[in-house]
Model confidence (mean pLDDT): 81 of 100.
The RNA shown here (Glycine riboswitch aptamer) has 86 nucleotides and comes from Acetonema longum DSM 6540.

This record gives sequence, C1' cells and structure tokens, in this order.
RNA sequence: AUGAUGGCUGGGGGAGAGACCGCGUAAGCGGCGCCGAAGGGGUAAGUCUUUGUUAAACUCUCAGGCAAAAGGACCGUGGCCGGACU
Repeated sequence: AUGAUGGCUGGGGGAGAGACCGCGUAAGCGGCGCCGAAGGGGUAAGUCUUUGUUAAACUCUCAGGCAAAAGGACCGUGGCCGGACU
C1' cells in the first nucleotide's frame, strides 16, 4: 500500500397459508381450518469417555402468521468499525 472473515447500520428483492364463521363502530375477542422463512424445541454423522457434546432451508407448530400494511429466514448492495492474507 492493499484490504479477507466478521460486527453495526441504511436501502433493494423476498414465499406460504380463510378478505372463513360469530360478536364488536373499530381495535380486537372466541371458534374451526391452514402456513413456515422472525424466534423457539427435537433430531444425524462426527466427537469426546459416553447417562454427554454437536446442525439445518429437515421436523414440531410453543410462539408467530393466513386481504392490505407491518413483520419476514435468506440473497445482493452502500457506509462505518476492524484489520487477516499478500
């Protein structure tokens, strides 16, 4: 000099499933039926001396969601921090 993994933050894309029924001005509450990509739980190989440890986009739906809005795993990108390799 360059500036990786990573962290914070802005912005873009972003699926699924009843605009169901009843009450209510609405927010919402109750009931039935569904969804999985916030979060959460469970689970393999491996591993350690073993009755543990360890994952997920798999699975369960506790939570959340099922017009719009909001949210949304994940992907790209801007800025800042940081400073690996060369």

The sequence is in RNAcentral, with records from Rfam and Ribocentre.
Its Rfam family is "Glycine riboswitch aptamer". Rfam links the family to the GO term glycine biosynthetic process. A reference for the family is Babina et al. (2017), "In Vivo Behavior of the Tandem Glycine Riboswitch in Bacillus subtilis", MBio.
The source organism's lineage runs through Bacteria, Bacillati, Bacillota, Negativicutes and Acetonema longum.